[in-house]
The RNA shown here (transfer RNA) has 76 nucleotides and comes from a Candidatus Woesearchaeota archaeon. It was read from a public genome assembly. Its Rfam family is "tRNA". The family's RNA type in Rfam is transfer RNA.
RNA sequence: GGGACCGUAGUAUAGCCUGGACUAGUAUUCCACCCUGGGGCGGUGGCGAUCGUGGGUUCAAAUCCCACCGGUCCCA
Numbered sequence: 001g002g003g004a005c006c007g008u009a010g011u012a013u014a015g016c017c018u019g020g021a022c023u024a025g026u027a028u029u030c031c032a033c034c035c036u037g038g039g040g041c042g043g044u045g046g047c048g049a050u051c052g053u054g055g056g057u058u059c060a061a062a063u064c065c066c067a068c069c070g071g072u073c074c075c076a
Stems, first nucleotide, its partner, number of pairs: 001075007010028004020059001030046005052068005
């Protein structure tokens, strides 16, 4: 220098290809309550992400397009 893939709650991950329905789903962490003599386990409920950043397309973007940032890998 060229190319591929990845980036979504504290953590992990689904959704993206094929754009719309609900408040972006699930597990875990955390908080409250139930359970227990107390704790753990278990049960119920709750808080938490506007999707790496910016721009574009569209009536509508996590999803499509462009640039940039960060990470991993391959080629030279």